[in-house]
């Protein structure tokens, strides 16, 4: 960076699609490791369970526990004394009690925190957010700093105890008690309020500082004695509140909205301003610069994409906002109208003793549900941070970590080197090979990851580590444990085989698949990416396909029907001022993260850290003054006004004129008129049409008239008058930018149509009738109503077009209209020439535009500089529906309607062809003019159809149908029935045996096949070989089986038509054009001339063959003029003159003459000549078309059959027969039939042959047999013809079908199924409907002859000669073809 796709091809317009990047993704297949991230986009759906906000005993009282202590009573160990009765002593212990201590416990009062942190995006189109400002209209706990303080009192209450209600939640009553809880009093540095003053300042209200007088309001203690708290005031910091400028999605088929609404005064309320609330007053306020309404949406930093401008998004991270089941409300507090607080209402769930209560995962896990889809009811407070506390410490699902998921990004691995017999296998093959492929095996080496073992961190400031025996390091060990996915027709890198057969399927677009699929499926191979790969969804890109950068509107989508004009946008010349835009310097801000650059840390990278840049913006301030803007001053070139003048179908109204049509009256006059392609309806003997005269009425204005004039457009046409608009010329007096365009708006606006009232001659929708036609609701004809006309009022549309919006400036020619000027001719009128301004059409240069066509001073060009309208996200649906506005209605306007549909086009311009019941020219037995046929009959032959065991197959308009088939009784033969064979009837190769083959005999069969017997090789170096037969094995043979749409070759056809192309050059963006067109001419693209063409090729013609004339050479088997012989036959001698034969030549070339024509090509006529304008005929068929025909001539790819779809044998069939068609033969007769006798060819064939003469037979033929491999002999008679005779118009003396009988010939064999002969029989048919074929001269017609094939079997085919016409000399038409041109929606 482009590519595919509209067409036969081209170019443009224009859409669709692809290649790129991205994602909180999902799905399919697959899956080794690690790091860093990330994970309910759907139901703001409902939630079990656990945890997520507590802490302070250094504020307080009480209770419990432990220890110490005080006291009391109990208790009585021990010891002393003893009179032994007792006395003294008084320990441990427990109980009660005083005071204290404790790192104890938990409830309560009290303090601080539960307004942070965490979640979600429902609502919100808003000062919500972003950005920049303001508060002289505000608040701020904890924290910091400064100053000043804390004196002295009082009364309660929870806890607790008792009683009591209730199932519970939760209370009630009585009694007791404390505080840093609560309440007075005192004090007042400073503060606040009221009154009044001074100084300074500002931004309107005002602010700051300093005095005076009066009034008001404070506090709490605890302590380990270090401190920690408390009150007031001020300042700071932090955090908030409010206000403002700008920015912030879509819809006008939402255009008006608003009553506390907008403002004022007063009061209230708030931390604070404010209609924030209330009372009163005024009537405002917002809106096309889009109010209101409706829909959608959290906003931003940023993220994705893009060259950028832009477009899309708003997950994670960060800032702000909003919300906490739904709705409402306040309380407390520095802060909330409060996620884990309160109250009320609602829905839902749970408990209940039915009276009443409890709850809120959009905190972390987790559950159900929804969904294509999204994780663990984990560990720890070790770190970072938060709350409380003086602290120790407690709490913390914030957070740090771990788990799950290839969800993303990044990194690594799945081994490395050597290794050719190029192994095996697989795939393919032209069978040779090739590919997989150094790939593997094998040898050597290594150990990253994973696994095992050992060591073992940092993260922590003094202690403390969840992560974690983790990261990392080391050692030993084994190539082991670790590769898939998509694609391979083009776009787009990568090809073959098989299967399938428009089926199954693929496909992003074009499209692929109907029997040889690189596009389906599989395999081999290849390409791409890789622990991923594809698909789906979405976004940007490509798409300059909404175009600011960066598009258009004549014909592709697109200029409003036209004008006037509002808002808006844009705007002449000169100097002056201001500084809004603009330019420039400074300052503030533009959070962090992200992005870019540089550096650093994890082994690298992803990731993280540091520094810089950028953040294109906003605000503020200093400066500049060219341009835009604004202010004031001038100017006259734009624009307008005045004066003079002429032109004009400009408009409106009134009047008036003649021609014509029609009607009425009267006259003349008689049978038609009218109408058409032809007719008919219609009118007319009741007098039409025609004609004459008079009259009535309506509408339109011939000639002039013009590519002419006027008008904004629509439009305007007899003449006269009146009123009136605009343009133009001249003049240069006046104003002094007054201009241009113009969304909305207003006005005008053809025809048709509508309403009311007139009018109505002609014309004429509708309608009626007649024709035409398959039909004819049409075209044609005869009638005919609305309407057309007038007045007034609507409608508001047209291919309202130049398919071209308006306006300004400059740049050719020759016309024409209006006006002016000049020159000469002139007395004038007038005309001519030149010139200026304005209009109107044409041609064309430059020009550059345009896809081309084309445009071109009247631009679709260029420049300056403008303004409006409109188009584009395909075509249709559709200018339709709904809504709205207008209208009496019809309908109009608005309308990017939508569903749906086609699935990739729709379209513009131009090119080549084909086509046209388009045009021009030309040709052809194309028509016309003629001759003879076919179509009717019988038969022959081919085809269809039907039938059949089979009637083998092919050929199908011309261009299949007497065609393949130049010849089906068997064979042919491919078909059917039945029998038989299986390496085979045919070919090659191998092994064994035999010696045959040939021949003979026999059995048997329907026949082949089969069986038996006899006979029996050659060469030799004696090993064997050649040949043949038999047997065997497999490779193979074989196939007239399929595909002519896989092919070669051959052929038909257009068409013997005159065309088809190329090289170079030139033109065109290109397809293409030119040449090859044009003027002549020709049978011809034949030739000449001209020409941006010049040449060339394949075709045409010529060269070739036959034929027509002559010469020459040669002279047998041909010939015989002259000579001789003769049996009278060129038979013989002889000859080669002639005919002829077959070689070589000559001849014809528009060469000559005349005329025409451009003096050319050429044409017409003539001479000479055997032949005259290619003499006649043949062969020869350009590029191509028809997927034309043929796989059954042959060859051949692929497919199919392989004891049969091959081979062989017998019989049958191809020969059938209600019918239809083609091609022929014979006829229908007298231009004839029959009979008799007679004459003249050419070209061929002949040995498995032609066969003479002679004999026999009515004959076909037979017998005998000569000659001839043929210019010698034979087939062989030519026939029509001419002569004579007969028949006399009839189903016949025409015609010969059919049938009977008897034969002949060929052949192994004539039944199915041959030809011929004789006799007999004697059908249809008396010239053929519609239609259709051939032929232009030795032709048609007619007459015979021959040949190929062939044993036999032509009416067919191919040849040969005989006799031998008519008509045309033209191109209107039919058919076909050629050239040029035109239209085209065809290709």
């Nucleotide at each position: 960076a482009g590519a595919g796709u509209u067409u036969g091809a081209u170019u443009c317009u224009g859409g669709c699609u692809c290649a790129g990047g991205a994602u909180g993704a999902a799905c399919g297949c697959u899956g080794g490791c690690g790091g860093c991230g990330u994970g309910c986009u759907u139901a703001a759906c409902a939630c079990a369970u656990g945890c997520a906000a507590g802490u302070c005993g250094a504020g307080c009282g009480a209770a419990g526990c432990g220890c110490c202590u005080u006291a009391u009573a109990c208790a009585g160990a021990u010891u002393c004394c003893u009179u032994c009765g007792g006395g003294a002593u008084g320990a441990a212990g427990g109980a009660u009690u005083u005071g204290g201590c404790g790192a104890c416990u938990g409830a309560g009062c009290g303090g601080c925190g539960g307004a942070c942190g965490g979640g979600u995006g429902a609502g919100u189109a808003a000062c919500g957010c972003g950005u920049g400002g303001g508060c002289a209209a505000c608040c701020u706990g904890c924290c910091u700093c400064a100053c000043a303080c804390a004196g002295g009192g009082g009364g309660a209450u929870a806890a607790c105890a008792g009683c009591u209600a209730g199932a519970a939640a939760u209370g009630g009553c009585u009694g007791c008690u404390a505080a840093u809880a609560c309440c007075g009093c005192a004090u007042a540095a400073g503060g606040c309020c009221g009154c009044g003053g001074c100084a300074c300042c500002g931004c309107a209200u005002g602010g700051u500082g300093c005095g005076g007088c009066g009034g008001c309001a404070g506090a709490a203690g605890c302590u380990c004695c270090g401190g920690c708290g408390g009150u007031g005031u001020g300042a700071g910091a932090u955090g908030g509140g409010c206000c403002c400028g700008c920015g912030u999605c879509u819809g006008a088929u939402u255009a008006g909205g608003u009553a506390g609404u907008u403002g004022g005064u007063g009061c209230g309320g708030u931390a604070a301003c404010g209609g924030c609330g209330c009372a009163c007053c005024a009537a405002g306020c917002c809106g096309a610069c889009g109010a209101u309404c409706a829909g959608u949406a959290g906003c931003c930093g940023a993220c994705c994409u893009g060259a950028g401008a832009g477009g899309g998004u708003g997950a994670c991270c960060g800032g702000c906002c909003a919300c906490a089941u739904u709705g409402g409300g306040a309380c407390u507090g520095a802060g909330a109208c409060a996620c884990g607080g309160c109250c009320c209402a609602a829905a839902c769930u749970c408990c209940u003793a039915c009276g009443g209560g409890a709850g809120g995962c959009a905190g972390c896990a987790g559950u159900g549900g929804g969904g294509a889809a999204u994780a663990u009811u984990g560990c720890a407070c070790a770190a970072u941070g938060g709350g409380g506390g003086a602290a120790a410490c407690c709490c913390u699902g914030a957070u740090g970590c771990a788990g799950c998921g290839a969800c993303g990004c990044c990194g690594c691995g799945u081994g490395a080197a050597g290794g050719a017999u190029g192994a095996a296998g697989u795939a393919u093959u032209u069978c040779g090979g090739u590919a997989u492929g150094u790939a593997a095996a094998c040898u050597u080496c290594u150990a990253u990851c994973a696994g095992c073992a050992g060591g073992g961190a940092a993260g922590a400031a003094g202690a403390u580590g969840a992560c974690g025996g983790u990261a990392c390091c080391u050692g030993a060990c084994u190539a082991a444990g670790a590769a898939g996915c998509c694609c391979c027709g083009g776009c787009u890198a990568a090809c073959u085989a098989c299967g399938u057969g428009c089926c199954a399927g693929c496909a992003g677009c074009c499209g692929c698949g109907g029997u040889a699929a690189u596009a389906c499926g599989u395999a081999g191979g290849g390409g791409g990416c890789a622990a991923g790969c594809g698909u789906u969804a979405u976004c940007c890109g490509g798409a300059u396909u909404u175009a600011c950068u960066g598009g258009g509107u004549g014909u592709a989508a697109a200029g409003g029907g036209a004008g006037c004009g509002u808002a808006g946008a844009c705007g002449g010349c000169a100097g002056g001022g201001c500084a809004a835009g603009u330019c420039u310097g400074g300052a503030g801000u533009g959070a962090a993260a992200g992005c870019c650059c540089g550096g650093g840390g994890c082994u690298c990278a992803a990731c993280c850290c540091c520094g810089g840049g950028a953040c294109u913006g906003c605000u503020u301030u200093g400066g500049a003054a060219a341009c835009u803007g604004c202010c004031a001053u001038g100017c006259u070139a734009g624009a307008g006004u005045g004066u003079c003048g002429g032109a004009g179908a400009g408009g409106c109204a009134a009047g008036u004129g003649g021609a014509a049509u029609u009607c009425c009256u009267a006259g003349u006059g008689u049978a038609g008129c009218g109408g058409u392609g032809a007719a008919a309806u219609g009118c007319g003997u009741a007098g039409a049409u025609a004609u004459u005269a008079g009259g009535a009425g309506g509408a339109a204005c011939a000639c002039c008239a013009g590519u002419g004039g006027c008008g904004a457009a629509g439009g305007c046409g007899g003449c006269u008058u009146g009123c009136u608009g605009g343009a133009c010329g001249a003049u240069g007096a006046c104003u002094g930018a007054c201009g241009u365009u113009g969304a909305g708006g207003c006005u005008c606006g053809a025809a048709a149509g509508c309403g009311u009232g007139g009018g109505g001659a002609g014309c004429a929708a509708a309608c009626a009738g007649g024709a035409u036609u398959a039909g004819a609701u049409a075209c044609c004809c005869u009638g005919g109503u609305a309407g057309u006309c007038c007045a007034c009022g609507c409608c508001g549309u047209a291919a309202a077009c130049g398919a071209u919006g308006a306006a300004u400036a400059g740049u050719g020619g020759g016309g024409u209209c209006g006006g002016g000027g000049a020159a000469g001719c002139a007395a004038a009128a007038g005309a001519u020439u030149c010139u200026c301004c304005g209009g109107u059409g044409c041609c064309g240069c430059a020009g550059c535009c345009a896809a081309a066509c084309g445009c071109a001073a009247u631009a679709a060009g260029g420049u300056a500089a403008u303004c409006c309208a409109c188009c584009u996200g395909g075509g249709g649906g559709a200018g339709u529906a709904c809504g709205u506005u207008c209208g009496c209605a019809a309908g109009a306007a608005u309308g990017a309607a939508a569903a749906c549909u086609c699935a990739a086009a729709a379209g513009g311009a131009a090119u080549u062809g084909a086509c046209g019941g388009g045009g021009a020219c030309c040709c052809g037995c194309a028509c016309a003019a003629g001759c003879g046929g076919u179509g009717g009959a019988g038969c022959a032959u081919g085809u269809g159809g039907u039938g059949u065991a089979a009637u083998u197959c092919g050929a199908a308009g011309c261009a299949a149908c007497g065609c393949g088939a130049a010849g089906a009784a068997c064979c042919u033969u491919a078909c059917c029935u039945g029998g038989u064979c299986u390496u085979g009837a045919c070919a090659u190769c191998c092994c064994c045996c035999u010696g045959g083959c040939c021949g003979g005999a026999c059995a048997g069969u329907a026949a082949c096949g089969u069986g038996u017997c006899c006979u029996u090789u050659c060469c030799u170096u004696c090993g064997g070989g050649a040949c043949a037969g038999g047997g065997g094995a497999g490779a193979c043979a074989g196939g007239u089986g399929g595909u002519g749409c896989a092919u070669g070759g051959u052929u038909g056809u257009c068409g013997u038509c005159a065309g088809c192309u190329c090289g170079u050059g030139u033109c065109g963006u290109g397809a293409g054009a030119u040449g090859u067109u044009g003027g002549g001419u020709u049978a011809a693209g034949u030739c000449c001339c001209g020409c941006a063409a010049c040449g060339a090729g394949c075709g045409c013609a010529a060269c070739c063959c036959c034929u027509a004339u002559c010469u020459u050479u040669a002279g047998u088997a041909g010939c015989c003029a002259g000579c001789a012989u003769u049996c009278c036959g060129g038979a013989u001698g002889g000859g080669c003159a002639c005919u002829c034969u077959a070689g070589a030549g000559a001849g014809a070339c528009u060469g000559c003459c005349a005329g025409g024509g451009a003096c050319a090509a050429c044409c017409u006529g003539g001479a000479g000549g055997a032949a005259g304008g290619u003499g006649g005929g043949g062969a020869g068929g350009a590029c191509g078309u028809c997927a034309a025909a043929u796989c059954a001539u042959c060859a051949u790819g692929c497919c199919c059959c392989c004891u049969a779809u091959g081979a062989u044998c017998a019989g049958g069939g191809c020969u059938a027969c209600a019918c239809a068609c083609g091609u022929g033969c014979u006829a229908c007769a007298a231009u004839g039939g029959c009979g008799u006798a007679a004459a003249c060819a050419a070209a061929g064939g002949g040995a498995a042959g032609c066969g003479a003469c002679c004999c026999u037979g009515c004959g076909a033929a037979g017998g005998c047999a000569a000659g001839c491999g043929a210019a010698u002999c034979c087939c062989a008679a030519a026939a029509a013809u001419a002569a004579c005779g007969u028949c006399c118009c009839a189903g016949u003396u025409c015609g010969g079908a059919u049938u009977g009988u008897a034969g002949u010939c060929u052949g192994c064999a004539a039944c199915u199924c041959g030809a011929c002969u004789a006799c007999a029989u004697g059908a249809a048919g008396c010239u053929g409907g519609a239609a259709u074929c051939g032929c232009u001269a030795g032709u048609a017609a007619u007459c015979g002859c021959g040949a190929a094939u062939c044993a036999g079997a032509a009416u067919g085919u191919c040849g040969c000669g005989g006799u031998g016409a008519a008509u045309a000399a033209g191109u209107u038409c039919c058919c076909g073809g050629g050239u040029c041109u035109u239209g085209c929606a065809c290709a």
This is a predicted structure of a 1387-nucleotide RNA (small-subunit ribosomal RNA) from an uncultured bacterium. The RNAcentral record of the sequence draws on ENA, Greengenes and SILVA.